[in-house]
Context: one part of a larger RNA
Molecule: small-subunit ribosomal RNA, central domain
Organism: uncultured bacterium
RNA sequence: CUGGGCGUAAAGGGCGCGCAGGCGGUUCUGUUUGUCGAGUGUGAAAGCCCCGGGCUCAACCUGGGAACUGCGCUCGAAACGGCGGGACUAGAGUUCGGGAGAGGUCGGUGGAAUUCCCGGUGUAGUGGUGAAAUGCGUAGAGAUCGGGAGGAACACCAGUGGCGAAAGCGGCCGACUGGACCUGUCCUGACGCUGAGGCGCGAAAGCGUGGGGAGCGAACCGGAUUAGAUACCCGGGUAGUCCACGCCGUAAACGAUGGUCACUAGGUGUGGGGGGUAUCGACCCCCUCCGCGCCGUCGCUAACGCAUUAAGUGACCCGCCUGGGGAGUACGGCCGCAAGGCUAAAACUC
Repeated sequence: CUGGGCGUAAAGGGCGCGCAGGCGGUUCUGUUUGUCGAGUGUGAAAGCCCCGGGCUCAACCUGGGAACUGCGCUCGAAACGGCGGGACUAGAGUUCGGGAGAGGUCGGUGGAAUUCCCGGUGUAGUGGUGAAAUGCGUAGAGAUCGGGAGGAACACCAGUGGCGAAAGCGGCCGACUGGACCUGUCCUGACGCUGAGGCGCGAAAGCGUGGGGAGCGAACCGGAUUAGAUACCCGGGUAGUCCACGCCGUAAACGAUGGUCACUAGGUGUGGGGGGUAUCGACCCCCUCCGCGCCGUCGCUAACGCAUUAAGUGACCCGCCUGGGGAGUACGGCCGCAAGGCUAAAACUC
């Protein structure tokens, strides 16, 4: 430099924003170094190729030609590309008007339940299991009633439902705030797509400082089980789980499926919006836009399956793969308080 690939065989970056770069709508015009044409100069000789000649042939030598696909200069062409200028509205965005939503941050607040504490009633057990035991209980447990404290999570609603870029988001109220969607209109006039680096976000666990600690519960202790039982079961229980601030930066971070745009049968369910029909409304019916599912034709696929939410047909951009083990390891570098993360081999071996 290039081929073939990336749902499950090796392979889509966890997700977003975005500099450079790559790519880019319709139309008019000028220009041009990309691009194309002509001429000219150069492209040493030898060699390769073609036609001849000389050694008896050949190798070898030798004459001529072609070629040297390139580069420079001059002139010309203007479709495509580039650059400059003008215009447009179908891409993109803005404005006004709407309704939906566990989208985010902060503050407040509510009830049920568990646990603990205090008090009343009350007595011999309770708890747990396959069965038990450890445990708790006559210093009065468990049960039941009243009062109080504290932490965490929010039953029903709840959905095959909704929102978010992903991670993720669920009691109620308020403040602040992001995005998407719909109808019609106004305005800007290509302002777009992607995105190496970079920056930001990023479950759980883990780390630092301070707080908090009801329940649960790695480690740990005890009871069982067992040949043993460093387990599964039972009784306890510390970190942690929770909050604030700061780190970590990983995952089966999964749709194991990167982003944007266009095109390509239908059927059905569901969420949001608009319109029509109908008697206002509701229900029902029809049309349409946006989203989430199921089935299925063409097509694709090794098959499974995918199938307008493509894994179909095309275009542009990024990431990644190249036999198994060694190894996501060593070494080096960068990052981190550490744990470790990112980048990433080779010998050897099958």